[in-house]
RNA sequence: CAAUAGAGGUGCGGUUAUUAUCAGUAGCUUCGGAUAAUGCAGGGAAGCAGUCCGGGGUGAAAGGAAUCGCCGCCGAAGCGGAAAAGACAUCCCGGACUUUUCUGCUGGUACGACGGGAAAUACCCGGUGUACUGUCACGUCUUCGUGGAGCGCUAUUG
Numbered sequence: 001c002a003a004u005a006g007a008g009g010u011g012c013g014g015u016u017a018u019u020a021u022c023a024g025u026a027g028c029u030u031c032g033g034a035u036a037a038u039g040c041a042g043g044g045a046a047g048c049a050g051u052c053c054g055g056g057g058u059g060a061a062a063g064g065a066a067u068c069g070c071c072g073c074c075g076a077a078g079c080g081g082a083a084a085a086g087a088c089a090u091c092c093c094g095g096a097c098u099u100u101u102c103u104g105c106u107g108g109u110a111c112g113a114c115g116g117g118a119a120a121u122a123c124c125c126g127g128u129g130u131a132c133u134g135u136c137a138c139g140u141c142u143u144c145g146u147g148g149a150g151c152g153c154u155a156u157u158g
Base pairs, nucleotide, nucleotide: 001158002157003156004155005154006153009074011073012072013071014070015069017067018066019065027058028057029056030055031054032053033052034051035050038049039048040047042093043092044091045090077106078105079104080103081102082101083100084099085098086097088095107133108132109131110130111129112128114126115125116124117123135148136147137146138145139144
């Protein structure tokens, strides 16, 4: 230097099924009232439709989430930026979503406040703070302390 195999642990990601939530919401229908304004995911255009409030009846789904199982793994993976394509929705801008390529950051986990995410005290993401933990280096004299980053670390082989 290269190849192979490994470790971190409430470890990471994907997926089927089930369950709760979504929600007594949207929609449909009926009664009463108001009304020509407005509504159709954020804006604009076109097109279409009347619209709003309250009572009654009926009444979802997607996305997100949890659990079991299965699969792939240890830059597992996540996020930011750029480009391309798809799709949501007739067109434009923007937006959340999926895939691919290039590039930058992050060792990992938990919790807190703040900010964001198409229902949210769930969950996810961002940087930040605290704690724990793995690894290496240096110091200490083994109790610990300081610092670094996964393009790292350990083992074997050449």
Molecule: Lysine riboswitch aptamer
Organism: bovine gut metagenome